[in-house]
RNA sequence: CUUGAAAAGAGCAAACUUAUCGAAAGAUAAGGACGCAAAGCCACGGGUCUAAAGCAGAUUCUGCUAAGAUGGCCGGGUUGCCAGCU
Numbered sequence: 001c002u003u004g005a006a007a008a009g010a011g012c013a014a015a016c017u018u019a020u021c022g023a024a025a026g027a028u029a030a031g032g033a034c035g036c037a038a039a040g041c042c043a044c045g046g047g048u049c050u051a052a053a054g055c056a057g058a059u060u061c062u063g064c065u066a067a068g069a070u071g072g073c074c075g076g077g078u079u080g081c082c083a084g085c086u
Stems, first nucleotide, its partner, number of pairs: 002084003011036002016031006034072001040078003044075003047070004054064004
C1' cells in the first nucleotide's frame, strides 16, 4: 500500500422485553444476539423517517416546511486491532 480466505485474542450488538426521556421519528440504561473488519468517531453530500411549532388549503383533516432523527441506508472525512500479500 492493498486484501479479509483461514486463525487467534479482544470488541460492538438487530429484533424483542422492561424502565426513563421525547409531540413523534427516535434516544439512553439493563436483559438479549440477527448480524458486523470499522456495526469506532463526525449529520459534510444524497436517501429515508418524524413533523409538536410555523405557513397554506380545508374543517380538525391534508399538504409544505423551520427543526429533529437515522453512522446497523449509501457516499465522504478521520482514527484504528489481528492476519495475508507486495

Predicted 3D model of an 86-nucleotide RNA (c-di-GMP-I-GGC riboswitch aptamer) from Thermoanaerobacterium sp. Its Rfam family is "c-di-GMP-I-GGC riboswitch aptamer". Rfam links the family to the GO term cyclic-di-GMP binding. NCBI's taxonomy places the organism under Bacteria, Bacillati, Bacillota, Thermoanaerobacterales, Thermoanaerobacterium.